[in-house]
RNA sequence: GCAUAAUGCACCUAGGGUUCCGGCCGGCCUCGGUGUCUGGUCCGAGAGGUGCACUCCCGCGGCUGCGGCCGCGGAGCCACGGCGGGACAAAAGCCCGGGAGAC
Repeated sequence: GCAUAAUGCACCUAGGGUUCCGGCCGGCCUCGGUGUCUGGUCCGAGAGGUGCACUCCCGCGGCUGCGGCCGCGGAGCCACGGCGGGACAAAAGCCCGGGAGAC
């Protein structure tokens, strides 16, 4: 310097804003303002949780056309991280991104 791998989805949480509901305020009562309103709907983690898949390797057992297949068990480690941009109503630990960068 390069390549490969570090998996996918669902539910939930940290977190997030304000389209809708609700709250509060105002009103010409078909509406308006307010998220510096606890909340419900909603969004939501690579480095958070759980589950199911999936992958790999190993062990045991069975089958085998000897290439492999099936069942059970096991493993899936590590991970400091901007600025800026993007989407949805809007924002975010979402996406760009296991990025840039640092060690």
Predicted 3D model of a 103-nucleotide RNA (Guanidine-I riboswitch aptamer) from a Geminicoccaceae bacterium. NCBI's taxonomy places the organism under Bacteria, Pseudomonadati, Alphaproteobacteria, Geminicoccales, Geminicoccaceae. It was read from a public genome assembly, where an Rfam model found it. Its mean pLDDT, the model's own confidence on a scale to 100, is 81. Its Rfam family is "Guanidine-I riboswitch aptamer". Rfam describes the family as follows. This family represents a conserved RNA structure found upstream of the ykkC and yxkD genes in Bacillus subtilis and related genes in other bacteria. The function of this family is unclear although it has been suggested that it may function to switch on efflux pumps and detoxification systems in response to harmful environmental molecules.